Context: one part of a larger RNA
């Protein structure tokens, strides 16, 4: 030093399955319901199939024939209008008997007796005869046309899976007679309703992973690196308007505060003198402005106009924004002028559809009209605020694709705030005395066993506690050895230096690592090794799918809550190790 054989599984992030967990897709799918839309069925209600009588209730049309009381007045005067007569042996007044209405005053009606008259204008009244005649109101009544509705009966549509004949040697079916039920039932179309029984679908997004929680548009300031712009779940705050004055204009005025003085009166009220560049005010946030004041009074008005608008800021575009001048009509000022809201920056919604007024537009053969254009406004916390529909929630451990280490749970790495050990400085206990022994307030280094941060390999798989086996390093040593210094007499200690050769329990209870209990030991050390080791073992625990129970949820189901159940694969190429043989 080559080449074998027989073992072992510690590595090839071994081998199988385009990770099932996690997250994404405007993927799926199945499933809940008080998401949303439909829709089966169920149901209301109309019409039709579908007709006869009758009867009550109503409504309309004509007709009779009643009904109408403020007061004052013979008296229960509806309103108008004509007229001066009108009714009666076809029975007037009166009496009587019975019913109607009633405001208890009375009026009407019918029987019947009666046997010849009665009313009118007169008097009151805003108006005078129901004396008599026409038209009409109001409330009720009878009768009639048409009509709607309830109820009954009726039998002729329809219906009997009732009986019996018959085709027929037939529990079908059809066709006869009866019988029962009927304009109902059922059927078709319209129509309200209910309708997870069904079916299609939604069920947002940023995000130091997702969920939870919080935000989403606009204004101001910082962040911002002296133009402009400039992220972040980075610091702070505010808007979703207000005002016909809080606007235009002309004219006037000067604030907070502060000393001093002065009745009630005070630390602050109203008065007065000084001093006061703004230390007040501005409708509201903050920021930049303002005393020629944009603050604060008073007049007069409506420019908070109409028709444009050179030119510029600013934006990816849509949008915003600033604006002199021209022309109309006018406010205010003596004039110059100045006015197209407001000290400026927030107060905010595209498009589509609709609606209002207006309009010398269009108008489907022509006139009109419908209907639409223009102009002018009006209706969205469309606030997930460039707004997917007029119109939407949830589970899935029974899950399923596509895809990501773009993103999480395990290990790994950065890091080391947490945790762990060491030092410095020494206030203090330590009778006395800082440093035998502790060691406050503080500072300064190693470690990478903790619990985190980040999200760098891995998601076409890097198996996840605990346990058995079997190990192997570090010392920051628990015993065994050597020193030092003690608040070491001496046994026993404390405390720190030096040492890693060997050593370093067994049994209860629990899955449990840990822990806590007995009872021994010289001592039952503290860590790394993918929280060592499942292609070496187990599978109790967590983590499918089956079932309860408590909670929570209308439910579907959930739950670092609990139970009882529950498929651990690989014949070893290479590398390593171990035996061994052979040149």
């Nucleotide at each position: 030093c080559c080449c074998g054989c027989g073992g072992u599984u510690a590595g090839a992030c071994g081998g199988a399955a385009a990770g099932a967990c996690c997250c994404c897709g405007u993927g799926a799918a199945c499933c809940u319901u008080u998401a949303c839309u439909a829709u089966a069925g169920c149901u209301u209600c109309g019409c039709a199939u579908u007709g006869g009588c009758a009867u009550c209730a109503g409504g309309c049309u004509u007709g009779u024939g009643a009904u109408g009381u403020g007061c004052a007045g013979g008296a229960u005067a509806g309103g108008u209008g004509g007229u001066a007569g009108a009714c009666a042996u076809u029975g007037a007044a009166g009496g009587u008997a019975g019913g109607a209405c009633g405001c208890a005053a009375g009026u009407c009606c019918u029987g019947u007796u009666g046997g010849a008259g009665u009313c009118a204008c007169c008097c009151u009244u805003g108006a005078g005869a129901u004396a008599c005649c026409a038209c009409c109101c109001u409330u009720g009544a009878c009768a009639u046309u048409c009509u709607u509705g309830u109820u009954g009966u009726c039998u002729a549509a329809c219906c009997g899976c009732g009986u019996u004949c018959c085709g027929u040697c037939a529990u079908c079916c059809g066709g006869a007679a009866c019988c029962g039920g009927g304009a109902c039932c059922g059927u078709g179309c319209g129509u309200g309703g209910u309708g997870g029984g069904u079916a299609g679908u939604u069920u947002g997004a940023c995000u130091g992973g997702g969920g939870c929680g919080g935000u989403c548009a606009c204004c101001u300031c910082c962040u911002a690196a002296a133009g402009a712009g400039u992220a972040a779940c980075g610091g702070a705050g505010g808007u979703g308007u207000g005002c016909g004055a809080a606007g235009g204009u002309g004219g006037g005025c000067u604030c907070a505060g502060a000393g001093c003085g002065g009745u009630c009166g005070g630390a602050a009220a109203u008065c007065g003198c000084u001093c006061g560049u703004a230390g007040a005010g501005u409708g509201c946030a903050a920021u930049g402005g303002c005393a020629a004041a944009a603050g604060c009074c008073c007049g007069c008005u409506u420019g908070a106009c109409u028709g444009c608008g050179a030119g510029a800021c600013u934006g990816a575009c849509a949008a915003g924004u600033c604006g002199a001048g021209c022309a109309g009509a006018g406010a205010c000022g003596a004039a110059a002028g100045u006015c197209g809201g407001c000290c400026a920056u927030a107060g905010u919604g595209a498009u589509c559809c609709g609606g209002u007024g207006g309009u010398u537009c269009c108008g489907a053969g022509u006139g009109g009209a419908a209907g639409g254009g223009c102009c002018a406004u009006c209706g969205c916390u469309c606030a997930a605020c460039g707004g997917a529909u007029a119109a939407a929630a949830g589970g899935u451990a029974c899950u399923c694709c596509g895809g990501g280490g773009a993103u999480a749970a395990c290990a790994g790495g950065c890091u080391a705030a947490u945790g762990g050990u060491g030092c410095c400085c020494a206030a203090g206990a330590g009778u006395u005395c800082a440093u035998a022994u502790c060691g406050a307030c503080g500072g300064c280094a190693c470690c990478g066993u903790u619990u985190g941060g980040c999200a760098c390999c891995u998601c076409g798989a890097u198996g996840u506690c605990g346990g058995c086996u079997c190990a192997u390093c570090u010392c920051a040593u628990c015993c065994u050895g050597g020193g030092g210094c003690u608040g070491g007499a001496g046994c026993a200690g404390g405390u720190u230096c030096c040492a890693a050769g060997g050593g370093u329990a067994u049994g209860g209870c629990u899955g449990u690592u840990c822990g806590c209990c007995a009872u021994u030991u010289a001592a039952a050390g503290a860590g790394g090794u993918a929280c060592g080791u499942g292609a070496g073992c187990u599978g109790g625990g967590u983590u499918u799918a089956g079932a309860a129970c408590g909670u929570c949820g209308u439910g579907a189901g959930a739950c670092a809550g609990u139970u009882c159940g529950g498929u651990c694969c690989c014949u070893a190429u290479c590398u390593g190790c171990c035996g061994u043989g052979g040149g």
Predicted 3D model of a 583-nucleotide part of an RNA (large-subunit ribosomal RNA, domain V) from a Chloroflexota bacterium. It matches the Rfam family "Bacterial large subunit ribosomal RNA". The coordinates come from a structure-prediction model, not an experiment, and the mean pLDDT is 85.